[in-house]
Context: one part of a larger RNA
RNA sequence: CGUAGGAUAUUUGAAAGGAUCUAUUCUUAGUACGAGAGGACCGGAAUGGACGAACCUCUAGUGCAUCUGCUGUUUUACCAAAGGCACGGCAGAGUAGCUAUGUUCGGACGGGAUAAGUGCUGAAAGCAUCUAAGUACGAAACCCACCUUGAGAUUAGAUAUCCCGGCCGCAAGGCCCUAAAGACUCCACGGAGACUACGUGGUUGAUAGGUCACAGAUGUAAGCGCAGUAAUGCGUUCAGUCGAGUGAUACUAAUAAGUCGUGCGG
Numbered sequence: 001c002g003u004a005g006g007a008u009a010u011u012u013g014a015a016a017g018g019a020u021c022u023a024u025u026c027u028u029a030g031u032a033c034g035a036g037a038g039g040a041c042c043g044g045a046a047u048g049g050a051c052g053a054a055c056c057u058c059u060a061g062u063g064c065a066u067c068u069g070c071u072g073u074u075u076u077a078c079c080a081a082a083g084g085c086a087c088g089g090c091a092g093a094g095u096a097g098c099u100a101u102g103u104u105c106g107g108a109c110g111g112g113a114u115a116a117g118u119g120c121u122g123a124a125a126g127c128a129u130c131u132a133a134g135u136a137c138g139a140a141a142c143c144c145a146c147c148u149u150g151a152g153a154u155u156a157g158a159u160a161u162c163c164c165g166g167c168c169g170c171a172a173g174g175c176c177c178u179a180a181a182g183a184c185u186c187c188a189c190g191g192a193g194a195c196u197a198c199g200u201g202g203u204u205g206a207u208a209g210g211u212c213a214c215a216g217a218u219g220u221a222a223g224c225g226c227a228g229u230a231a232u233g234c235g236u237u238c239a240g241u242c243g244a245g246u247g248a249u250a251c252u253a254a255u256a257a258g259u260c261g262u263g264c265g266g
Stems, first nucleotide, its partner, number of pairs: 001152001005163007015149004021049007033038001051106005059100004066093005071086006110144003117137004164265001165176004177263001182260004186202005207253003210249005216242003223236005
């Protein structure tokens, strides 16, 4: 810009893409078959491999500053306690998130038309013949079915709901009034993300931060007291601290405002 008014939702499905795998064991059944050795079709179950998708409850990894321990040095006047730097200084753990090695799920069932092939009826050709007319089956291939995208599918579809004036004029249009529904700018953000887009929210508010509570992590803070000459230990104290998690709470910030979009539609 188009989709002959403007919007907001929900859709149909032309078309496109993805997937399509396979083994073993049990049973049928040591049955059919076979002198025996051996040993099924058909049908019904279970368990796997590889592949794929989603997710983080479990297991495992990461988790650049969440907790703790430790070394050197320096600063906070000193002690004590802390901060900085030293590859995150080193080391031990680890929430959320992200992951696989982890968990769950998938390939199915079924239908249509067929290939090779197998037929039925049956002439040409008194017979025979699956074929010439007619007709029945038949494969992981094909078309559906399953998953995803999808009306710029210019053949531009459908459904539901919402919105919009007076006068003059035959009409085109003009004057006055007005600025709808809705959208955007802007702002607080993240499940989204390079930017954009997408999604949530903007006081009629839990969107982010803070605070509180809980979960979870670390592992028993500082100070003081007691014991010990002291190092240190014990008690207060499963303390203290804590990024992302769950919930609550307007304390702080989403203020205020502006722009587009018109007036019933050739």
Predicted 3D model of a 266-nucleotide part of an RNA (large-subunit ribosomal RNA, domain VI) from a bacterium. The RNAcentral record of the full RNA draws on ENA. The coordinates come from a structure-prediction model, not an experiment, and the mean pLDDT is 88.